[in-house]
RNA sequence: GGCGCUAUCGUCUAGCUUGGUCUAGGACACGGGGCCUUCAAUCCCGGAACAUGGGUUCAAAUCCCAUUAGCGCCA
Numbered sequence: 001g002g003c004g005c006u007a008u009c010g011u012c013u014a015g016c017u018u019g020g021u022c023u024a025g026g027a028c029a030c031g032g033g034g035c036c037u038u039c040a041a042u043c044c045c046g047g048a049a050c051a052u053g054g055g056u057u058c059a060a061a062u063c064c065c066a067u068u069a070g071c072g073c074c075a
Stems, first nucleotide, its partner, number of pairs: 001074007010028004020058001030046005051067005
């Protein structure tokens, strides 16, 4: 230098080749509450995310382009 893969709550992840509805869902963690003499367990509630910029579209996490970061292959 060329090519490919990956990037979503604090962490792990679903959704991405079906573009739309359903709160962007789930688990763990965290905060509050119920139960309990207390703790644990369990139950209920809550906050929290689409790497960045642009484009296409009535509508983009999803399609296109560029960039950034990580990993791999080739030279």
The RNA shown here (transfer RNA) has 75 nucleotides and comes from a Minisyncoccota bacterium. It was read from a public genome assembly. It matches the Rfam family "tRNA". The family's RNA type in Rfam is transfer RNA. About the family: Transfer RNA (tRNA) molecules are approximately 80 nucleotides in length. Its family is annotated with triplet codon-amino acid adaptor activity in the Gene Ontology. Taxonomically the source falls in Minisyncoccota (Bacteria, Bacillati).